c-di-GMP-I-GGC riboswitch aptamer from Desulfosporosinus sp. UBA4726, 85 nucleotides, folded computationally. The prediction has a mean pLDDT of 85.
[in-house]
RNA sequence: ACUGACAAAGGCAAACUCGGUGAAAGCCGGGGACGCAAAGCUACUGGGCUUCCACGAUAGGGUGAUGCUUGCCGGGCUACCAAUU
Numbered sequence: 001a002c003u004g005a006c007a008a009a010g011g012c013a014a015a016c017u018c019g020g021u022g023a024a025a026g027c028c029g030g031g032g033a034c035g036c037a038a039a040g041c042u043a044c045u046g047g048g049c050u051u052c053c054a055c056g057a058u059a060g061g062g063u064g065a066u067g068c069u070u071g072c073c074g075g076g077c078u079a080c081c082a083a084u085u
Stems, first nucleotide, its partner, number of pairs: 001085001003082002011036002016031006034071001040077003044074001046072001047069003051065002053062001055060001
């Protein structure tokens, strides 16, 4: 450096739930563990979600606008350990 084990020490925390916050998506804290070798950070790429706007007409889509999602994918940065290379 690559790689990731019937290894060791640990770490994070899905769904659900209680409280708070937000227009919403969602986020924060407590409980709780489905899982994760980067499930650490970053909204940079793509995807998805939210609200508004105009078009359209009651269907719908968008080279528009506030945001969100890193546990949707990829990129970038950083990082414990060492069975194997």